A computed fold for a 593-nucleotide part of an RNA from Nocardioides terrae, annotated as large-subunit ribosomal RNA, domain I. It matches the Rfam family "Bacterial large subunit ribosomal RNA".

Context: one part of a larger RNA
């Protein structure tokens, strides 16, 4: 020095455990913010820190629902000083305060800081100071004022607006817009209109009421899903890309202008002394009230068996008021009646009964004995309940001990249905073919992109950008070049639920999900410590015990530790604490060199 056994340190792996985590489902909410948001800086308690709540009224104030004996949040104890059955603390509603920063909005500024103006009030002999408000910036909208330049306009001002600004995990719409890849290279291709950038909105977003599809038969806005189908097709016809008619479900809703014509009002041009006009007819009276453009308002009108206007004709409930006046006839207008509708589009409000939903909350069954045991739920023994044997806790495995749990009750604002009130609409028909309308730099077309299965091709369709540029139903557009006939539609305005995506959140559930190198990065002072100039990048770290019962006294010591007593089931469970592997490091014995 080596083996081997026993014994230890040392490490912190296994095993059990779980306060956190992931994942899916079900209901909820689907926004906040100038009444100042998300986020934040300091500050805030009787005693120092961090974290939670709060905001100079600063672990809290005011009103009110519930709730009953204890309490002054948590690490996290102790001391000290209080509250509270006259009802605290606690859980819900409603209010009040709310410092600085932040869109940040008086002005500036290196966030949380610095320095004002003007009104008002405190206070001071007076000034300094100090309180409260208020003053950004764009924009609808009214008014006032106003240049070059006569009327005007720009411009300026002043009021006013729960008008904008800002944030938000995904989902959505538009505007941009790669490359790594793959074609076994590589340029059209592809990946992809994907990532990524930027705008902006909702709670969903878009999309939608046929200038569709079809195909001689017919369908009848939009959207979503499973077929059609990996087909047709497209494609250095290569990699690959790939519809759609139709079928079968979800869900189901339709609507309003423009234009013609009527009336009013406003500006503008023009006319004229009675001839226009003042509904028609007599009579009267009035004196520009006509008439053409142009816009504002209100009726009218909304359609493809082509609508309508406009014109002729028919029938139309009853009273009142009107149409410069008097009579007829004719329009017009509210009331009353009938009739149909409505708050998410298509006009908008409110209130009231009813039902149901609803926050905290409250009801809620049914057990003892004996035994091991440190403790009993274990095991034996004999009951009970059960619309409750889901789940946790409780000295070991408890339907019956606690909390719950099945069912059961009960509220206020809210919100959801019905029905009333209440609100809004409302003449119908028939002919006749003449007039008039029916969405312009629009449709087309060329030329250059682009989007569709379509990479230009025979290339139709939608779309953009230059240029050229109609038509009005006997009009146009499509049916995939065109052209014919047929068929099928009515652009060139506008709105619109529901079926569909998402999940920052908030409750409820569950798991052949994980269980501290796993599992969110994060179970612990985590986006913390530390790093970096910064965008950023990011950890490590859980378990004494049923309960501190946390070792009073002695002893060795300068502490550390440690040795007796003690607790306690256990201390090789002593806050380096459950078990408690191996690396490594002793120690004892024994063999062997």
């Nucleotide at each position: 020095g080596g083996c081997a056994c026993a014994u230890g340190g040392u490490g912190g792996a296994u095993g059990c455990c779980u306060u956190g985590g992931c994942a899916u489902c079900a209901a909820g909410a689907g926004c906040c913010g100038a009444u100042g948001a998300a986020g934040g800086a300091c500050g805030u308690a009787c005693g120092a820190g961090c974290c939670u709540g709060c905001g100079a009224u600063a672990a809290g104030c005011c009103c009110u629902g519930g709730g009953g004996a204890g309490u002054u949040g948590g690490c996290a104890a102790c001391g000290g000083a209080g509250c509270g059955u006259u009802g605290a603390u606690c859980c819900g509603g409603g209010g009040g305060u709310g410092u600085c920063c932040g869109a940040a909005u008086g002005g500036g500024g290196g966030a949380a800081c610095c320095c004002a103006g003007c009104a008002c009030c405190a206070g001071u002999c007076a000034u300094g100071u100090g309180g409260u408000g208020u003053u950004a910036c764009c924009u609808g909208c009214g008014c006032c004022u106003g240049a070059a330049u006569g009327u005007a306009u720009a411009g300026g001002g002043c009021g006013u607006g729960u008008g904008g600004a800002g944030g938000g995990a995904a989902c959505g719409u538009c505007g941009g817009g790669a490359a790594g890849u793959g074609a076994a290279a590589c340029a059209u291709c592809u990946c992809a209109g994907u990532a990524c950038c930027g705008a902006c909105a909702g709670g969903a977003a878009g999309a939608g009421a046929a200038a569709a599809c079809a195909a001689g038969a017919g369908u009848g806005a939009u959207u979503c899903c499973g077929a059609g189908a990996g087909u047709a097709g497209u494609g250095g016809c290569g990699a690959g890309c790939g519809a759609a008619a139709u079928c079968g479900g979800a869900u189901g809703a339709g609507g309003c202008u423009a234009a013609a014509c009527c009336g009013u009002c406003u500006g503008u041009g023009u006319g004229u002394g009675a001839u226009a006009c003042c509904c028609g007819g007599c009579a009267g009276g009035g004196g520009u009230u006509g008439c053409g453009c142009a816009g504002g308002c209100g009726g009218g009108g909304u359609u493809g068996u082509g609508g309508g206007a406009g014109c002729u004709u028919u029938c139309g409930a009853a009273c009142a008021c009107u149409u410069c006046u008097g009579c007829c006839g004719g329009g017009g207008u509210g009331u009353u009646g009938c009739g149909g509708a409505g708050u998410a589009a298509g006009a908008a409000a409110c209130u009231g009964a009813c039902a149901g939903u609803g926050a905290g909350g409250u009801u809620g069954a049914a057990c003892c004995g004996g035994u091991u045991g440190g403790a009993g739920a274990g095991c034996c023994g004999g009951g009970c309940c059960g619309u409750a044997g889901a789940g946790g806790g409780u000295g070991a495995u408890a339907g019956u001990c606690c909390c719950g749990u099945a069912g059961g009750c009960g509220u206020a604002a809210g919100c959801u249905g019905u029905c009333a009130g209440c609100u809004c609409c409302g003449g119908a028909g028939a002919g006749a073919u003449u007039u008039c309308c029916c969405a312009a730099g629009u449709a087309a077309c060329a030329c250059g992109c682009u989007a569709c299965u379509c990479c230009u091709g025979g290339a139709a369709u939608g779309g953009c950008g230059u240029g050229u540029g109609a038509a009005u139903c006997u009009g146009g557009c499509a049916g995939g070049a065109c052209c014919a006939c047929c068929u099928g539609c009515u652009a060139a305005g506008c709105c619109u639920a529901a079926a569909u995506a998402c999940u920052c959140c908030u409750u409820g559930a569950u798991g052949a999900c994980c269980g501290a190198u796993a599992g969110c990065g994060g179970a612990c002072a985590a986006g913390u410590a530390c790093c970096g100039u910064g965008a950023g990048g990011g950890a490590a770290a859980g378990g004494u015990g049923a309960a501190a019962a946390g070792u009073a006294c002695c002893c060795c010591u300068g502490g550390c530790g440690g040795g007796g007593a003690g607790u306690g089931a256990a201390a090789u469970a002593g806050u380096a604490c459950c078990u408690g592997a191996a690396a490594c490091c002793g120690u004892g014995u024994g063999c062997c060199u």
Description
It was read from a public genome assembly. Its mean pLDDT, the model's own confidence on a scale to 100, is 81.